A computed fold for a 121-nucleotide RNA from Alicyclobacillus pomorum DSM 14955, annotated as SAM riboswitch aptamer (S box leader). The organism belongs to Paenalicyclobacillus pomorum, within Bacteria. Of the family's consensus pairs, 97% are formed in the model. Model confidence (mean pLDDT): 81 of 100. Rfam family: SAM riboswitch aptamer (S box leader). Rfam's curators write: The SAM riboswitch is found upstream of a number of genes which code for proteins involved in methionine or cysteine biosynthesis in Gram-positive bacteria. The SAM riboswitch acts at the level of transcription termination control. The predicted structure consists of a complex stem-loop region followed by a single stem loop terminator region. An alternative and mutually exclusive form involves bases in the 3' segment of helix 1 with those in the 5' region of helix 5 to form a structure termed the anti-terminator form.
RNA sequence: CUCUUAUCCAGAGUGGCGGAGGGACUGGCCCAAUGAAGCCCGGCAACCACCAGGGAGCAAAUCCUGGAGAGGUGCCAAUUCCUGCAGGACACCAAGAGCGUUGGGUCCUGAGAGAUGAGAG
Repeated sequence: CUCUUAUCCAGAGUGGCGGAGGGACUGGCCCAAUGAAGCCCGGCAACCACCAGGGAGCAAAUCCUGGAGAGGUGCCAAUUCCUGCAGGACACCAAGAGCGUUGGGUCCUGAGAGAUGAGAG
């Protein structure tokens, strides 16, 4: 870097160093000298590993439930902050005499993109 698969509306500091940026990208909208990034400490969670029970099997692969958290990662503003592509519902706003329609809006579904774990190349 690529592929497969699972998850992404919960949770996490009035700490120290540090000094201007940060929220992947687009367009928004935000956070930041009442101190950004980064590092340390602290914390959250429970993907892998671990422990117990159960299912399936000759066995193994594998599946389910629970536990613990001193191991390997991860995470600690805002739903992955919202959005981007496709479809649906509403008929709230604008254009329109009205309907249709177009643009915007709200809600829903799916995909895409991204992030993280685990496995493979």